Predicted 3D model of a 268-nucleotide part of an RNA (large-subunit ribosomal RNA, domain VI) from a Candidatus Aminicenantota bacterium. The organism belongs to Candidatus Aminicenantota, within Bacteria.
Context: one part of a larger RNA
RNA sequence: CGCAGGAGGCUUGAGGGGGUCUGUCCUUAGUACGAGAGGACCGGGAUGGACAAACCUCUGGUGCGCGGAUUGUCACGCCAGUGGCACAGUCCGGUAGCCAUGUUUGGAAUGGAUAACCGCUGAAAGCAUCUAAGCGGGAAACCAGCCCCAAGAUAAGGCCUCCCGGAACAUAAGUUCCCUGAAGGUUCGUCGGAGACUACGACGUAGAUAGGCUGGGUGUGUAAGUCCGGUGACGGAUUGAGCUAACCAGUACUAAUAAACCGUGAGG
Numbered sequence: 001c002g003c004a005g006g007a008g009g010c011u012u013g014a015g016g017g018g019g020u021c022u023g024u025c026c027u028u029a030g031u032a033c034g035a036g037a038g039g040a041c042c043g044g045g046a047u048g049g050a051c052a053a054a055c056c057u058c059u060g061g062u063g064c065g066c067g068g069a070u071u072g073u074c075a076c077g078c079c080a081g082u083g084g085c086a087c088a089g090u091c092c093g094g095u096a097g098c099c100a101u102g103u104u105u106g107g108a109a110u111g112g113a114u115a116a117c118c119g120c121u122g123a124a125a126g127c128a129u130c131u132a133a134g135c136g137g138g139a140a141a142c143c144a145g146c147c148c149c150a151a152g153a154u155a156a157g158g159c160c161u162c163c164c165g166g167a168a169c170a171u172a173a174g175u176u177c178c179c180u181g182a183a184g185g186u187u188c189g190u191c192g193g194a195g196a197c198u199a200c201g202a203c204g205u206a207g208a209u210a211g212g213c214u215g216g217g218u219g220u221g222u223a224a225g226u227c228c229g230g231u232g233a234c235g236g237a238u239u240g241a242g243c244u245a246a247c248c249a250g251u252a253c254u255a256a257u258a259a260a261c262c263g264u265g266a267g268g
Base pairs, nucleotide, nucleotide: 001152005163006162007161008160009159010158011157015149016148017147018146021049022048023047024046025045026044027043033038051106052105053104054103055102059100060099061098062097066093067092068091069090070089071086072085073084074083075082076081110144111143112142117137118136119135120134164267166178167176168175169174179265184262185261186260187259188204189203190202191201192200209255210254211253212251213250214249215248216247219243220242225238226237227236228235229234
């Protein structure tokens, strides 16, 4: 820009993409078959490998804004307690998120039309012949079926709902300024498991969108201060204490205020 008014939702699916793998064991059955050795088709069930997708309950990894330990040095006047720097100083753990080595799921069933091949009926050619007319069976291949995209599918589809009912001039398309400015959308703001930007999604006081606060959870592992014991290093009590990111809730305390713009007037 188009889809012959505008708008918000929900869809159909032309077409396209993805996927399409396979082992072993049990049973049928030591049956059919075979002198024996050996040993099935068909059917039923179980369990793996590789691959793929999604996810984070579990197992783990990371987790540079969480907790703790600790060395050197400097600072806060000193002690104590803290902080800075040294690869995040080093080390031990670790929430959310992200992730795999973790978890779950998948390949199918089924239908159609077929290949080789197997047939029925059957002439040319009184026979025979699956083929010439006609009719069947038949594969992980093909077309559907499963998952994803999809009406720019210009053949531009469908359904539901919402909105607009002024005037003048010209009258061929139209033009003008006055009035009007809907439904809806955008800007703007608070944000997001969305994201390079954009887009997408949530929210904007009729509000839990983010921050804060409160409670909970999780992690770390018994804070500081004080008291007790010990000459002291240190140990014990208060105490599973204190602190605790991204987690889960609640709560308008803070910020989403106010507003502007686009979009018209019934549709060649």